Large-subunit ribosomal RNA, domain IV from a Candidatus Altimarinota bacterium, 333 nucleotides, folded computationally. The full RNA is in RNAcentral, with records from ENA.

Context: one part of a larger RNA
RNA sequence: CUACUGCUAAGGAACUCGGCAAAACAGCAAGUGUAACUUCGGGAUAAACUUUGCCAAAUGCUUGUUUCUAAUGAGUAUUUGGCCGCAGCUAAUGAUUUCAACCGACUGUUUAGCAAAAACACAGGUCUCUGCAAAGUCGUAAGACUAUGUAUAGGGGCUGACGCCUGCCCAGUGCCAGAAGGUCACGAGGAGAGCUUUACGGCUUGAAUCUAAGCCCUGGUGAACGGCGGCCGUAACUAUAACGGUCCUAAGGUAGCGAAAUUCCUUGUCGGGUAAGUUCCGACCCGCACGAAUGGCGUAACGUCGUUGAAAACUGUCUCAGCAGUAGACUCG
Numbered sequence: 001c002u003a004c005u006g007c008u009a010a011g012g013a014a015c016u017c018g019g020c021a022a023a024a025c026a027g028c029a030a031g032u033g034u035a036a037c038u039u040c041g042g043g044a045u046a047a048a049c050u051u052u053g054c055c056a057a058a059u060g061c062u063u064g065u066u067u068c069u070a071a072u073g074a075g076u077a078u079u080u081g082g083c084c085g086c087a088g089c090u091a092a093u094g095a096u097u098u099c100a101a102c103c104g105a106c107u108g109u110u111u112a113g114c115a116a117a118a119a120c121a122c123a124g125g126u127c128u129c130u131g132c133a134a135a136g137u138c139g140u141a142a143g144a145c146u147a148u149g150u151a152u153a154g155g156g157g158c159u160g161a162c163g164c165c166u167g168c169c170c171a172g173u174g175c176c177a178g179a180a181g182g183u184c185a186c187g188a189g190g191a192g193a194g195c196u197u198u199a200c201g202g203c204u205u206g207a208a209u210c211u212a213a214g215c216c217c218u219g220g221u222g223a224a225c226g227g228c229g230g231c232c233g234u235a236a237c238u239a240u241a242a243c244g245g246u247c248c249u250a251a252g253g254u255a256g257c258g259a260a261a262u263u264c265c266u267u268g269u270c271g272g273g274u275a276a277g278u279u280c281c282g283a284c285c286c287g288c289a290c291g292a293a294u295g296g297c298g299u300a301a302c303g304u305c306g307u308u309g310a311a312a313a314c315u316g317u318c319u320c321a322g323c324a325g326u327a328g329a330c331u332c333g
Base pairs, nucleotide, nucleotide: 001328002327003326004325005324006323007322008321010319011318014317019314029051030050031049032048037042039161053083054082055081056080057079058078059077060076061075062074063073064072065071066070084088096312097311098310099309100308101307102306103303104302108120109119124159125158126157127156128155129154130153136145137144138143162298163297164296165295167228168227169226172225173224174221175220176219177218178217181216182215183214187210188209192205193204194203195202196201229247230246231245232244233243256290257287268284269283270282271281272280
């Protein structure tokens, strides 16, 4: 010096991207006590506080055994007196806690070997297909699964507990419906035309007309793919614009939320917390570029390594380093 381990004055996160790591707390024993919030189940071992050994005695209760009525055990609770130690859950094992915000409801699943998550799944919701020889899938087929099921069933798509909700647009694309009409293939048809022949005939070409799906067309449909404006002016301070004008559109973003896991400018502005805060929390709204099942906004419980901020406690993380142990390192083999 390296790895592991133990201890450390005073301070106690000043370390650092970040309390990473370490330390520490409490130990589902007994008693007291326990908030906000809540889906009334929880939260909750919330938090916080106290006790705990041994000896002796008394009392209550629950039980066992027996000579049957009192003994004698066991357990439990209460009370009293005493004994020892610095310390009585005396060893070992055995939760740190709290306050807020975000995401995901939850238990679960996942990148075998850098990612465990906010990703996937989920119960629930909704749309759509399917009447059974089902739809769908595998197979050339026979056949099989679905299913020895039958629409309270099965397949597919999206969303993702629960609560309150889920606005406008059908112009484009998709899907669904439509006994008319237009277009349209094979086929049917055969007016006519051409070639050839002495002739009969043969060959070729061929208009009208009839004729399917599809497309055009007419409607519907958004929890289908998707989309959801611009400019100018205006109120008795100023500012702003409830209001008006105009252009465009299929329709111009409703409720709710909003510098957000989304905000470029930006460390926006104000307030809180700190002595000091690019993070955090609460507001504002000027949303570069939120927004309603590609779900919107809330939400108790849960997350034992989800993300972010704060606090208590605690500490060699640090101020700032020191000491000790073990194994290497060094020498010989």

Its Rfam family is "Bacterial large subunit ribosomal RNA".